Purine riboswitch aptamer from Perspicuibacillus lycopersici, 102 nucleotides, folded computationally. Model confidence (mean pLDDT): 75 of 100. Taxonomically the source falls in Perspicuibacillus (Bacteria, Bacillati, Caryophanales, Bacillaceae). It was read from a public genome assembly, where an Rfam model found it. Rfam family: Purine riboswitch aptamer. Its family is annotated with purine nucleobase biosynthetic process in the Gene Ontology. Rfam describes the family as follows. Riboswitches are metabolite binding domains within certain messenger RNAs that serve as precision sensors for their corresponding targets. Allosteric rearrangement of mRNA structure is mediated by ligand binding, and this results in modulation of gene expression. A class of riboswitches that selectively recognises guanine and becomes saturated at concentrations as low as 5 nM. In Bacillus subtilis, this mRNA motif is located on at least five separate transcriptional units that together encode 17 genes that are mostly involved in purine transport and purine nucleotide biosynthesis. A reference for the family is Batey et al. (2004), "Structure of a natural guanine-responsive riboswitch complexed with the metabolite hypoxanthine", Nature.
[in-house]
RNA sequence: AAUUAAUGUUCGAUAAUACCCCUUAUAAUCCUAGUAAUAAGGUCUAGGAGUUUCUACAGAGUAACCGUAAAUUACUCUACUAUGGACGGUAGUAUAUUCUUA
Numbered sequence: 001a002a003u004u005a006a007u008g009u010u011c012g013a014u015a016a017u018a019c020c021c022c023u024u025a026u027a028a029u030c031c032u033a034g035u036a037a038u039a040a041g042g043u044c045u046a047g048g049a050g051u052u053u054c055u056a057c058a059g060a061g062u063a064a065c066c067g068u069a070a071a072u073u074a075c076u077c078u079a080c081u082a083u084g085g086a087c088g089g090u091a092g093u094a095u096a097u098u099c100u101u102a
Base pairs, nucleotide, nucleotide: 001010002009003008013095017091018090019089020088021085022084024082025081026056029049030048031047032046033045034044041066042065050057058078059077060076061075062074063073064072
């Protein structure tokens, strides 16, 4: 835990690993410098911050804004990594023990 009105009877070992689900971290975010484009555009590079944290810091889209200039803004969807789980769920089988047969 199942079953029984009750006594009772029955079930119970189980690592690694993989996948799934979920927790926490981080907001797949922000800052700085340089650099590129210009309404058919709004990019790229480097560094830093952020996590009791390694890694990552992108992709796609929608809307706005900028009347040709140097500057973008808001929002939506989609991960990886680290960590853990009242044996979380599924798969999994080494090993151990017991019984039976030869």